[in-house]
RNA sequence: GCCAGGGUAGCUCAGUGGUAGAGCAACGGUUUUGUAAACCGUGGGUCGUGGGUUCAAAUCCCACCUCUGGCU
Numbered sequence: 001g002c003c004a005g006g007g008u009a010g011c012u013c014a015g016u017g018g019u020a021g022a023g024c025a026a027c028g029g030u031u032u033u034g035u036a037a038a039c040c041g042u043g044g045g046u047c048g049u050g051g052g053u054u055c056a057a058a059u060c061c062c063a064c065c066u067c068u069g070g071c072u
Base pairs, nucleotide, nucleotide: 001071002070003069004068005067006066007065010024011023012022013021018055026042027041028040029039030038048064049063050062051061052060
């Protein structure tokens, strides 16, 4: 330099045009003599950045940033 894939909650990831979610973690509660486990609940998001298309974009298009892998 070229090609492919990825960037979404603290972490691991889903979500392929129509209200952004799960598990774990955190916090509160129930239970227990206490802890752990279990159960119930709560909070937490400029969806990498900037544009474009659309009534409507995490999702489609373009550029850029960044990570991983491959080729040379």